The RNA shown here (c-di-GMP-I-GGC riboswitch aptamer) has 87 nucleotides and comes from a Clostridia bacterium. Of the family's consensus pairs, 90% are formed in the model.
RNA sequence: AUCAAAAAAGGCAAACCCGGCGAAAGACGGGGACGCAAAGCCACAAGUCUAAAGCAUUAAAAUGCUAUGAUGGUUGGGUUGCUGAUU
Numbered sequence: 001a002u003c004a005a006a007a008a009a010g011g012c013a014a015a016c017c018c019g020g021c022g023a024a025a026g027a028c029g030g031g032g033a034c035g036c037a038a039a040g041c042c043a044c045a046a047g048u049c050u051a052a053a054g055c056a057u058u059a060a061a062a063u064g065c066u067a068u069g070a071u072g073g074u075u076g077g078g079u080u081g082c083u084g085a086u087u
Stems, first nucleotide, its partner, number of pairs: 001086004011036002016031004021026001034073001040079003044076003047071003054065004
C1' cells in the first nucleotide's frame, strides 16, 4: 500500500422479554444472540419509516400533504481504527 477467503485476541448485539421515555416512527437501560471486518463515528446524497405541530378538505368524525422527527443493522460518501493475509 492492497485485500477481508481462512484463523485468532478483543469488540458490537437482531428478533424477543422486562422497565421507564416519546404523539408516532423510534431511542435508552437490563436480559438475550440473529448476525457483523468497521454492526466505530458523521444525517452530506439517495432510500425507507413516522406525522405531534402546521396546512388543505370536511357539518362533524375523519382523510390527505409536509420533517423540523427517526433510521448508520438500507445504499453511497466522509473520517478514524483492531487483527490477519499478500506485496
NCBI's taxonomy places the organism under Bacteria, Bacillati, Bacillota, Clostridia.